[in-house]
This is a predicted structure of a 90-nucleotide RNA (c-di-GMP-I riboswitch aptamer) from a Nitrospiraceae bacterium. Taxonomically the source falls in Nitrospiraceae (Bacteria, Pseudomonadati, Nitrospirota, Nitrospiria).

RNA sequence: AGGUGACAAAGGCAAACUAUCCGCAAGGGUAGGGCGCAAAGCCGGGAGGCCAUGAAAGGAUCUGAGUUCAUGGUUGGUCAGGCUGCCGAA
Numbered sequence: 001a002g003g004u005g006a007c008a009a010a011g012g013c014a015a016a017c018u019a020u021c022c023g024c025a026a027g028g029g030u031a032g033g034g035c036g037c038a039a040a041g042c043c044g045g046g047a048g049g050c051c052a053u054g055a056a057a058g059g060a061u062c063u064g065a066g067u068u069c070a071u072g073g074u075u076g077g078u079c080a081g082g083c084u085g086c087c088g089a090a
Stems, first nucleotide, its partner, number of pairs: 005087001012037002017032006035077001041083003046079002048075009
């Protein structure tokens, strides 16, 4: 240096859930918590999931649900991608 990720060491992050605040919602902030994580660090212009609003088709007694499309959001602990990075055995 490449490869690799150990029943190693040091340090780090923090799911569900609970309290509280924000948001129509998805969801988010803070505190507790700890299922997990070797990039569960950063980014958001690819795909996906989810929410709101509108429209259309279909159906129909009516409404709702569902489907498709558009617009606006949300999610990075769904996948891929970009940038950066700690430690060390075989």